[in-house]
RNA sequence: AGUAUCCUUCGGGGCAGGGUGAAAUUCCCAACCGGCGGUGAUGAAGCCUAGAGCUACUAAGCCCGUGACCCGGUUUACAUUAUGUAAAGCGGUGGAUUUGGUGAAAAACCAAAGCCGACAGUAUAGUCUGGAUGGGAGAAGGAUUAA
Numbered sequence: 001a002g003u004a005u006c007c008u009u010c011g012g013g014g015c016a017g018g019g020u021g022a023a024a025u026u027c028c029c030a031a032c033c034g035g036c037g038g039u040g041a042u043g044a045a046g047c048c049u050a051g052a053g054c055u056a057c058u059a060a061g062c063c064c065g066u067g068a069c070c071c072g073g074u075u076u077a078c079a080u081u082a083u084g085u086a087a088a089g090c091g092g093u094g095g096a097u098u099u100g101g102u103g104a105a106a107a108a109c110c111a112a113a114g115c116c117g118a119c120a121g122u123a124u125a126g127u128c129u130g131g132a133u134g135g136g137a138g139a140a141g142g143a144u145u146a147a
Stems, first nucleotide, its partner, number of pairs: 004144007017029003031127002033117002035066004043057001045055003048051001061115002070092003074088006097113005119130003
């Protein structure tokens, strides 16, 4: 340093102002927000072979994947005979980007204009309330075993 098992901690942001109305942070004008991993032409730094170079750090809501939500099997345990509950694990569903510039090359840089956002409740909700003091992609640290 990596592998396996285990433990601990951490692990999501956002309607200002106004209009209509009996009632809307839900409609209308406008405002605001962007989980986690990867990639990477960003940035500043180091190196020498001085390059389309190498190294580590850093850079995407809409490029690749993934989690929460929802649906359906499987296994195990418990309670009961209709099945239900819980845990583990599997499968499915699951949103959104163009144009111009630079350049050898742009999905990532610069500029501009767009677009997207589970379920339940409620005057129609990405932003309020609720399931949720939950779950979780993962992140950091530690312990043990073997080579």